Bacterial small signal recognition particle RNA from a bacterium, 100 nucleotides, folded computationally. The coordinates come from a structure-prediction model, not an experiment, and the mean pLDDT is 80.

RNA sequence: GCCCCAGGUCCGUCGGGCGAGGGCGCACGAACCGCGUCAGGGCCCCGAAGGCAGCAGCGCUAAGUGAUGUCUCACGUCGCGGCGGGGUGCCUGGGGCACU
Numbered sequence: 001g002c003c004c005c006a007g008g009u010c011c012g013u014c015g016g017g018c019g020a021g022g023g024c025g026c027a028c029g030a031a032c033c034g035c036g037u038c039a040g041g042g043c044c045c046c047g048a049a050g051g052c053a054g055c056a057g058c059g060c061u062a063a064g065u066g067a068u069g070u071c072u073c074a075c076g077u078c079g080c081g082g083c084g085g086g087g088u089g090c091c092u093g094g095g096g097c098a099c100u
Base pairs, nucleotide, nucleotide: 001097002096003095004094005093006092007091008090009089010085011084012083013082014081015080016078017077018076019075021073022072023071024069026066027065028064034060035059036058037057042052043051044050
């Protein structure tokens, strides 16, 4: 210097780790301007019966908040892994030939 083989770089595909986010589930969450129930008290009715509105309280949940998940969706990232493709070029390793 040449040839061959293998791997890497390249492309595709399937996954994995890490990060933060949405959804779902769980919990909390409204003095009044949400809903339900509505003690007391108030009002209507001649009055009774009955009715009306309705504060507190209690319950449910909204906006939202919190902790978390053998769940789900997509994003970012990793000289991560498998399979396949490609092989003009470059890198690494091995072998052969030739020359010195």